[in-house]
């Protein structure tokens, strides 16, 4: 302290997630111990059963049961006395405290901090006084009686510290006289007269009590500041309401009640309402500030089934107290009656989920009592739960052949687990066992001393332990009794192997899984914490993601459309007062407990303890006056006024004027006029359009005109007239902060739309028709209503924009312009207010803005806080409607946005380039054949390739073979090969049988070498090593196409940018070229381009064989044929030659131009080979290699057939044709390149011929395979022929075990389409295209018309880049980057999911009106009781609760119905992004 995540990649904004503490937790998995905490967050839900408040006999009347003694009786039993004293009674104290909950309650309920001159307080202190005398009752007990009970009734009798009278009495109360002092308004204190009225209680036996007075103390009670939730889609409330007189009432002030009077009180600084909640100290969190939250402990309040009411009491409107009414539960004899665990324990229920129907009063604290004591589920302790927090341990130390097993790997081995075990030593916390064994205790109370001096303090000794035989100690045995869980793609510490194959499944975000998954599941390792570990859940935190501290608003979300103005903020200079803010000092408070520090107790810690600090707050009071504030005076710089000039298309009412448009009327004229991409719809021979005259109507205001003016914004433009208003500038006379901003509110507002009355030329939504088009409700196109205009009233929005609120003040500069001053007068200089361009500095994510701020300050408004649902819904208001303002939420998504940067793409734009077009020749589609694809068939028609870049491709040779494919028969270490061991001795070969072979049988043969050991070689057997054209080019290696022989790609350093990235490599030229040159924040380099290598054109020179023959010589019918040359051709080595090198022009300079010289060759001379980073997961696992899977008597392998050769049909690529520039006959000439011994074959014979028989040359410049177009000459004469050759018949040849499937090739014969071929589309730019042949590879032979080469004969055309396709650069747009085969929009259909309307319909709270109305205080009362006080009764007023009626709010359901979300691969357009093809 930060990280993941929008993007190809950046910077940004912005939301999401995550690591961190935490809990009263839950839930999973696992668990040794201890000590300290905590332990029903849900149903304030129902409750069995115990138990939780009772004490006093020293208040009283009496006394059951026991106990002793006694009396009577044999005994049961009955009576008496004494002692104990249990229960019930009357009295007194207590019960209002502890204890429980958090239902309600936004309140003076809680905090705090003050008041009471307006109060009250049992027991307790303290002080003074006083305690006399009587008097009737009634519980109890005894009897009677009702009842099922629960309880009542009646009748006799009895007591008290129950109750009553009656005396004394004041510093009590009342009432009235009086004096002083003082405060805060009513008044308080204090002196004093007088008068009236109120008291008491005893027991006991030396001490508790009782009244009366004052006072503390303690507890409460009331008032008041000021501070404490949400929601304005809740804006107006209030009728005892406010506030006053008088009464009543209260312990006491008040409208706390009345009764009369005013008519008030709250409220935007949030009344009322509706929703949620007990409040605080604290506790979690955080740097803090703040959030969040109120368990456990302590303080205050409410509450006690649920409402409602009093009564007793000091003190209650009472948790275990009482009525009354309601629910619900229980008992019962049906007539009544009881009951309230939100006290401890438990017990049902509800939940994710929270404990023992325990001990004990030892302590510590209450209650009652002189006491002993008794009560005390308060407490104190034990019991349950890893629920939290603190602590201990599960050993510790040596031990390497790194044992064995496991797991991985490059596997004769290596890693790894791992010093980890084994093993050896060592110590026992801890656990078992045994053995002693606290502290917590001081009290009271008894004995007893002492001091005082008659009941109190202090001393000694004695009793008292629930927890407990617990902590703690010791002894002993012995590594022995004790380790898990999560996680391992990034975030985030840790990686393999194997399964599985978008299946199962993970998953907090981003995501993983479709056959090589560090992400799924085991499995070995490793990581992290550890008696725990993870998971959910919620709370802070990260999150400056509500920004007081510490955030923004030109383009990301955000500035109101604009202006006046009202409340509220804010505000100039000087000075006087004042002390409210503000500083500073002192008092008080600010509970204790918590944090925080020190030190101490528990072996430590965690918990406790003691101190201190500190509680950042609030009240008083003193003092200080700079600053604000408030108050006088005064100022002139803010503001305004005068006063003089200037400006303008500034409002806003009249009036005028052209030109243009359309109409009309006359003319003049004749056939089209108009539109359009090209048409048509429409006018027109009833005269259009066109021309011209006149006339009429409505709107708008050409030039001027601007990058211009004005105006608050909207918006404003022919010319003139009035009104009105404003800006500026100059003079410094006035006035003296009169000021800025401005929530509500006014008021103004473009276009469109609405209402009423007017107008209606052109334009013109809806409409109508005519094109387009698959369609075309659109875009062109005739037409044409509303509308646009006008006045009168609405609407109140706009990309109402400078997406950039108003006002003030500072912060370099150039520069143009508008309107003014003001000095110079020639350019000019200086100032002012405005509109514009460029920049410094600063700012800013960048694009940018930059005195017109988006700089640097301040005051005020307005707005924002992920995307989408939505500016929807409801709900309020304004509106005549239309629609406006105001404005959510469930769901849903990881994103969504801005700027910029690199490509990619545009039906963007420039420039350039190519047989891209164009210009030309031949050609394909059409015809018959060949051959390859796809379909189809088929047992099988193996397989691959399939846009360009696949189809005469692999395949440069499928009759068997090949052959991968079917069918069927066979073999299994397997057709080959190597090593091991045995074994045979031959294997081979040859016959014969079966067989289709393949094989399997029989039979025949009996090997070479030897040092005699043996070894070759072969065969057969075991054992290792097999084999696979099976799948995965989407795991790969190689080679390959394409883009393209296009001129591109890149890197160093080094500048610029926050950065991705630029530059470089862009510009001007130039070039076949990123070829060069120039400029230049770039200097340089590489990989490509060119050159270097090879053929080829031209010379030289060497060499002359098998080539060549000019000259000499022989020879032949003829021939370099011979002798012999080396001249030339020729062959093959080495060389030379071409370089814009010369010259003329242009040009800086590269280079360009020139039928230029020269030269065979001229500007790359022509050709090849060479193919940069990269792209298409582009082709091949069937050339070959190779991961990984698969199969192994089969998907190995042998053999035979058959099939890769089928055939309605479609496509490619070719042959041959359609003929006369041709066919045929016959005659003649010229090649290159390469083949050739299982070969090529001269010659000679034979056949019409394929070819046969025979026979030479030649391992080749030496033989031999060989030329056709062409030339000559005839002959056909435009025909389906003398073209064309398919197609079938017949007879042959050759190859070869084999020509049925399925070869070629010759003789005869036959004589098919075809008559130049639609759209539409293929090659070439010169020795090329056309066309002629020749040879070669494979190969016995060929389906060759295919490839690969050779050589000959030999054109025509390019104006030129507009347009089509490809490309290169540069620029511009982009919502695209799997990049346009991109993205994307919306209806409909389909499934889920929330939601809004909705006839209604169910429930809830709250209140409003009438009605009735218990208990109950309060108030009246004659009859009735009582001597009386009084009492019952009845009556009245309030209410709780029912009942009825209307209304509004909330909720939940609900037929249909409305959009909205969400969901690989539906439908239907293509609306947006490129000029998205109509911006």
């Nucleotide at each position: 302290a930060g990280a993941g995540u929008u993007u190809g990649a950046u910077c940004u904004u912005g939301g999401c997630u995550c690591a961190g503490g935490a809990u009263g937790a839950a839930c999973g998995c696992u668990a040794g111990c201890g000590g300290c905490a905590g332990g029903c967050u849900u149903a304030a839900c129902a409750c069995a059963u115990g138990c939780a408040a009772g004490u006093c006999g020293a208040a009283c009347g009496g006394c059951a049961a026991g106990g002793u003694u006694u009396u009577a009786g044999c005994a049961a039993u009955a009576g008496a006395a004494c002692c104990c004293u249990a229960g019930a009674g009357u009295g007194g104290c207590g019960c209002a405290c502890g204890g429980g909950u958090g239902a309600g309650u936004a309140a003076c309920g809680c905090g705090u901090a003050u008041g009471c001159a307006a109060c009250c307080u049992a027991c307790c202190u303290u002080u003074a006084a006083c305690u006399g005398g009587g008097a009737g009752a009634u519980a109890g007990c005894c009897c009677c009686g009702a009842g099922a009970a629960a309880u009542c009734g009646g009748g006799a009798u009895u007591a008290a510290u129950a109750u009553c009278c009656c005396a004394u009495a004041g510093u009590a109360u009342c009432a009235u006289u009086u004096u002083a002092u003082c405060g805060c308004a009513u008044g308080a204190u204090u002196u004093u007269u007088u008068g009236a009225u109120u008291a008491a209680a005893g027991a006991a036996u030396u001490u508790c009590g009782g009244u009366u007075a004052a006072a503390g103390a303690u507890g409460g009670g009331c008032a008041u500041g000021c501070g404490u939730g949400a929601c304005a889609u809740u804006a107006g409330c209030u009728a005892g309401u406010u506030g006053g007189u008088g009464a009543g009432g209260u312990a006491a002030c008040u409208g706390c009640u009345c009764a009369c009077c005013a008519a008030g009180g709250c409220u935007a600084c949030g009344a009322u309402g509706u929703c949620u909640a007990g409040g605080g100290g604290g506790u979690c969190u955080g740097a803090g500030a703040g959030g969040a939250u109120g368990a456990u402990c302590c303080c205050c309040c409410a509450c006690a089934c649920u409402g409602g009411u009093a009564c007793u009491g000091a003190g209650a409107c009472a948790c275990g107290g009482a009525c009354c009414a309601g629910a619900c539960u229980c008992c019962u004899a049906c007539g009544g009656g009881a009951g309230g665990c939100a006290g401890c324990a438990g017990u049902g229920a509800g939940g994710a989920a929270u404990a023992u129907u325990g001990g004990u009063c030892a302590a510590u604290g209450g209650g009652c009592g002189c006491a002993a004591g008794c009560c005390u589920g308060a407490a104190c302790c034990a019991g349950c739960c890893a629920u939290g927090c603190c602590g201990c341990g599960u050993g510790c130390a040596g031990g390497a052949u790194g044992a064995c097993g496991g797991c991985c790997c490059u596997a004769u081995g290596g890693g790894u687990u791992g010093u980890a075990a084994a093993c050896u030593g060592c110590u026992u916390u801890u656990a078992u066992a045994c053995a002693a064994g606290a502290a917590g205790a001081a009290c009271c109370c008894c004995c007893u001393g002492a001091a005082c001096g008659u009941g109190u303090u202090c001393g000694g000794g004695g009793c008292u332990g629930a927890c407990g035989g617990u902590a703690c100690u010791g002894u002993a045995u012995g590594a022995a009794u004790a380790a898990g869980g999560a996680u391992c793609g990034g975030c985030u510490a840790a990686c393999u192997c194997c399964g599985u194959g978008c299946c199962a499944g993970c998953a907090g975000c981003c995501g993983c899984g479709g056959u090589a998954a560090u992400a799924c599941g085991g499995a070995g390792g490793a990581u992290c914490c550890a008696a725990g570990c993870g998971u959910u859940a919620u709370c802070c935190g990260g999150a400056u993601u509500c920004a007081u501290u510490g955030g923004g608003u030109u383009u990301a979300a955000a500035g109101g459309g604009u202006g006046c103005g009202u409340a509220g903020g804010c505000g100039g200079a000087a000075u006087u007062a004042u002390a409210a803010g503000u500083c500073a000092g002192u008092g008080g408070u600010g509970a204790a407990a918590u944090c925080c520090u020190a030190c101490a107790g528990c072996u430590u810690a965690a918990c406790u303890g003691u101190a201190g600090a500190a509680c950042u707050g609030c009240c008083a009071u003193u003092g200080a006056u700079a600053c604000u504030g408030u108050u006088g005076u005064u100022c002139u710089u803010g503001a305004g006024u005068a006063c003089a000039g200037u400006u303008g298309g500034a409002g806003u009412a009249g009036g005028c004027g052209g030109a243009a448009u359309g109409u009309g009327u006359c003319a003049u004229g004749u056939a089209g006029c108009g539109a359009u991409g090209a048409a048509a719809u429409g006018c027109u021979u009833a005269g259009a359009u066109a021309u011209g005259a006149c006339a009429c109507a409505g709107a708008a205001c050409a030039c001027c005109a601007a990058u211009c003016g004005c105006g608050a914004a909207g918006g404003c433009a022919g010319c003139u007239u009035g009104c009105u208003a404003a800006a500026c500038u100059g003079u410094a006379a006035c006035u003296g902060a009169c000021g800025c901003u401005g929530a509500g509110g006014c008021a103004c507002g473009a276009a469109a739309g609405c209402a009423u009355g007017g107008g209606g030329a052109g334009c013109g939504a809806a409409c109508a028709g005519g094109a387009u088009u698959a369609g075309a409700u659109a875009c062109c196109c005739u037409g044409g209503u509303a509308g646009u205009c006008c006045a009168u009233g609405c609407c109140g929005u706009a990309a109402a924009c400078g997406a950039u609120g108003a006002u003030u003040a500072c912060u370099c500069g150039a520069u143009g312009u508008a309107u003014g001053g003001a000095c110079a007068u020639u350019a000019g200089u200086c100032u002012a207010u405005g509109c514009g361009u460029c920049c410094a500095a600063g700012c800013g994510a960048a694009a940018g803005c930059g005195u017109u701020a988006a700089g640097u300050a301040a005051u005020c408004c307005a707005c924002c806080u992920g995307g989408g649902g939505a500016g929807u819904a409801c709900g309020a208001u304004c509106g005549c409607a239309a629609g406006g303002u105001u404005g959510a939420a469930a769901c849903u998504c990881a994103a969504a946005a801005g700027a910029a940067u690199u490509g990619a793409c545009g039906g963007g734009g420039g420039c350039c380039c190519g047989c891209a077009c164009a210009a030309g020749c031949g050609g394909a589609g059409g015809a018959g054949c060949a051959u390859g694809u796809g379909g189809u068939u088929u047992a099988a028609u193996u397989c691959g390739a399939u846009g360009a870049u696949a189809c005469g491709c692999g395949a440069g040779g499928a009759a068997c073979c090949u052959u991968a494919c079917c069918u069927g028969g066979g073999u299994u270490u397997g057709a080959a090969u190597g090593c091991u061991a045995a074994g045979u001795g031959a294997c081979u070969u040859u016959a014969c049988u079966g067989g289709a072979a393949a094989c399997a049988g029989u039979a025949u043969u009996u090997c070479c070498c030897u040092u005699c050991g043996g070894g070759g070689c072969a065969c057969u057997u075991u054992g290792c090593a097999a084999g696979g054209u099976g799948c995965u080019g989407c795991a790969u290696g190689g080679c390959u196409g394409u883009c393209g022989u296009c001129a591109g790609c890149u890197c160093g350093u080094g500048c610029c940018g926050u950065g991705a990235g630029g530059u470089g490599u862009c510009g001007g030229g130039u070039u076949a070229a990123g070829u060069c040159c120039c400029a230049u924040a770039a200097c340089g380099a590489g990989c490509g381009c060119a050159a270097c290598c090879c053929c080829u054109a031209u010379c030289u020179u060497u060499a002359g064989u098998u080539g060549c023959c000019a000259u000499c010589a022989g020879g032949u019918c003829a021939u370099g044929c011979u002798g012999g040359g080396g001249a030339c051709u020729c062959u093959a080595a080495a060389g030379a030659a071409a370089c814009u090198g010369c010259c003329g022009g242009c040009g800086c300079a590269a280079g360009c131009c020139g039928c230029g010289a020269g030269g065979a060759a001229g500007g790359u001379g022509g050709g090849g080979a060479u193919g940069a980073c990269g792209u298409c997961a582009a082709g091949u696992c069937a050339g070959c290699a190779c991961g990984g899977c698969c199969c192994u008597u089969a998907u190995a392998u042998c053999c035979a057939g058959g099939g890769c050769u089928a055939c309605a049909c479609a496509c490619g690529u070719g042959c041959u044709a359609c003929a006369a520039u041709g066919g045929c006959c016959a005659g003649u000439a010229c090649a290159a390149a390469g083949g050739g011994c299982a070969g090529c074959u001269a010659c000679u014979u034979g056949g019409u011929g394929a070819c046969a028989a025979g026979a030479u040359g030649c391992u080749a410049a030496u033989c031999u395979c060989u030329a056709a177009a062409g030339c000559u000459g005839g002959u056909c004469u435009c025909a389906g022929u003398u073209c064309g050759g398919a197609u079938u018949g017949a007879a042959g040849u050759c190859u070869g075990c084999a020509a049925u499937u399925c070869g070629a090739c010759u003789u005869c014969a036959u004589g098919a389409a075809g008559g130049u071929g639609g759209a539409u589309u293929c090659g070439c730019u010169a020795g090329u295209a056309a066309u002629c042949g020749c040879g070669c590879a494979u190969c016995a032979g060929c389906c060759a018309u295919g490839g690969c080469g050779c050589g000959g004969u030999g054109a025509a055309u390019a104006c030129g880049u507009u347009c089509c396709c490809g490309g290169g650069c540069c620029u511009u747009g982009u919502a695209c980057a799997c990049a346009c085969c991109g993205c994307c929009c919306g209806u409909c259909a389909a499934g889920c999911c929330a939601u809004g309307g909705g006839a209604g319909u169910u429930g809830g709270g709250a209140g409003u009106a009438c009605c009735u109305g218990a208990a109950g205080u309060c108030g009246a009362u004659a009859a009735c009781c009582g001597a009386a006080g009084g009492g019952a009764g009845u009556c009245g007023c309030c209410u709780a609760g029912g009942g009825u009626a209307a209304a509004a709010c909330c909720a939940g359901u609900g037929a249909c119905u409305g959009g909205g979300g969400c969901u690989a691969a539906g439908u239907c357009g293509u609306a947006a992004c490129a000029a998205g093809g109509u911006a």